Transfer RNA from a Minisyncoccota bacterium, 71 nucleotides, folded computationally.

RNA sequence: GCGGGUAUCGUAUAGUGGUAAUACGCAACCUUGCCAAGGUUGAGUCGCGGGUCCGAUUCCCGCUACCCGCU
Numbered sequence: 001g002c003g004g005g006u007a008u009c010g011u012a013u014a015g016u017g018g019u020a021a022u023a024c025g026c027a028a029c030c031u032u033g034c035c036a037a038g039g040u041u042g043a044g045u046c047g048c049g050g051g052u053c054c055g056a057u058u059c060c061c062g063c064u065a066c067c068c069g070c071u
Base pairs, nucleotide, nucleotide: 001070002069003068004067005066006065007064010024011023012022013021018054026042027041028040029039030038047063048062049061050060051059
């Protein structure tokens, strides 16, 4: 230099053109004489910039970071 892949709450991972989800973690409350365990509720997320579309996390282009291969 060329080609391919990945990017989603704090972490790990689903997801799909029409309100973004699960587990752990975090906060409050309940339960208990206390702790742990358990229960209920809640906060928090689509790497960045553009395009297509009535509507984009999803499709397209570019950039960035990481991974793999070729030279």
NCBI's taxonomy places the organism under Bacteria, Bacillati, Minisyncoccota. Rfam family: tRNA. Gene Ontology term of the family: triplet codon-amino acid adaptor activity. By type it is a transfer RNA. The coordinates come from a structure-prediction model, not an experiment, and the mean pLDDT is 81.